A computed fold for a 73-nucleotide RNA from a Gammaproteobacteria bacterium, annotated as transfer RNA.
RNA sequence: GGGUGAAUAGCUCAGCUGGGAGAGCGUCGCCCUUACAAGGCGAAUGUCGGGGGUUCAAGUCCCUCUUCACCCA
Numbered sequence: 001g002g003g004u005g006a007a008u009a010g011c012u013c014a015g016c017u018g019g020g021a022g023a024g025c026g027u028c029g030c031c032c033u034u035a036c037a038a039g040g041c042g043a044a045u046g047u048c049g050g051g052g053g054u055u056c057a058a059g060u061c062c063c064u065c066u067u068c069a070c071c072c073a
Stems, first nucleotide, its partner, number of pairs: 001072007010025004019056001027043005049065005
């Protein structure tokens, strides 16, 4: 330099054919317990990597940039 894949909650990751942003773990509160753990109930948390475009509507499609991984040279 070229190619492929990835970037979504604190962490690990889903998200189908463009229309509701989600799960597990974690965190916080309450219950339970002498106390802790486990368990039960409830709650909070997002620039969907940045920018631009298409569209009535974009995490999802297109362009571009950044970062990471792998392959080729």
Lineage of the source: Bacteria > Pseudomonadati > Pseudomonadota > Gammaproteobacteria. It was read from a public genome assembly. It matches the Rfam family "tRNA". Gene Ontology term of the family: triplet codon-amino acid adaptor activity. It is annotated as a transfer RNA.